[in-house]
RNA sequence: AGCCGAAUCCCUGACUAGGUGCCAGGGAACGGGGGACCCAAGUUGUUGGGGCGAAUCCCGCGGUAGACCCGCCGGAAGCGCAGGCUCUUUCAGCGCUAGCCCGUCAGCUAACCCCGCAGGCCGACGAAAGAGG
Repeated sequence: AGCCGAAUCCCUGACUAGGUGCCAGGGAACGGGGGACCCAAGUUGUUGGGGCGAAUCCCGCGGUAGACCCGCCGGAAGCGCAGGCUCUUUCAGCGCUAGCCCGUCAGCUAACCCCGCAGGCCGACGAAAGAGG
């Protein structure tokens, strides 16, 4: 200078000689959850159910008493990146497909209510089409 992600911006206070930052509080933007009628669904547990997120599913082989568990090779689907002003699409290339939470409970859902506003990377650079500036 940029990237993943909702995760940015502003105001006030305290501290200070003053500023930035940290800390406390509030607001805006962005993101998420709960929650009627109607509609949908008929719920009911040793395979409970559900949420955030791209992060799921399947074939084969092996481990195991067995597996819905673990490992390996693949496939499908989903997601991200450079292409150098931005956005969308196509082909090719490279990479990811984790982790965490609620706690027996939640379909959709107007009003209404609640919550988040983190963390982690990084010097790589193919070809076309369209729109905007």
c-di-AMP riboswitch aptamer (ydaO/yuaA leader) from a soil metagenome, 133 nucleotides, folded computationally. It matches the Rfam family "c-di-AMP riboswitch aptamer (ydaO/yuaA leader)". Rfam's curators write: This family represents a conserved RNA structure found upstream of the ydaO and yuaA genes in Bacillus subtilis and related genes in other bacteria. The model forms 91% of the base pairs in the Rfam consensus. The sequence is in RNAcentral, with records from MGnify. Its mean pLDDT, the model's own confidence on a scale to 100, is 77.